[in-house]
Molecule: SAM riboswitch aptamer (S box leader)
Organism: Jeotgalibacillus campisalis
């Protein structure tokens, strides 16, 4: 590092030190000196692995590995279908998909 599977409308913040930039990327559009980001204590959400208990499948429970705690992965990016009298273009909605992010298992 990169491959495969799954899962992304749900859910959880407060302190300390830092001190301007953050939401992956491009666009839009938000968030930040009423403190962004980072790291560090403590708290919390949630069950992908994981232990327990049943059990046909499955189900519960707990929370050791992880992950996560602004807004749907914030939208949207790409194809196609509808609808807007027809074509184009353009908007809107759907539905696959692509990118990412995690989780587990190969290389």
């Nucleotide at each position: 590092a990169g491959c495969u599977u799954a899962u992304c409308c749900a859910g959880a913040g407060c302190g300390g030190c830092u001190g301007a930039g953050g939401g992956a990327c491009u666009g839009g559009c938000c968030c930040g000196u009423c403190g962004a980001u980072g790291c560090c204590g403590c708290g919390g959400c949630a069950a992908c692995c994981u232990g327990c208990u049943u059990u046909u499948a499955g189900a519960g429970c707990a929370a050791g590995g992880u992950g996560c705690c602004a807004a749907u992965u914030c939208c949207a990016g790409c194809a196609a279908a509808a609808u807007g009298a027809c074509a184009a273009c353009c908007a809107u909605u759907u539905u696959g998909g692509a990118c990412g992010a995690u989780a587990a298992g190969g290389u």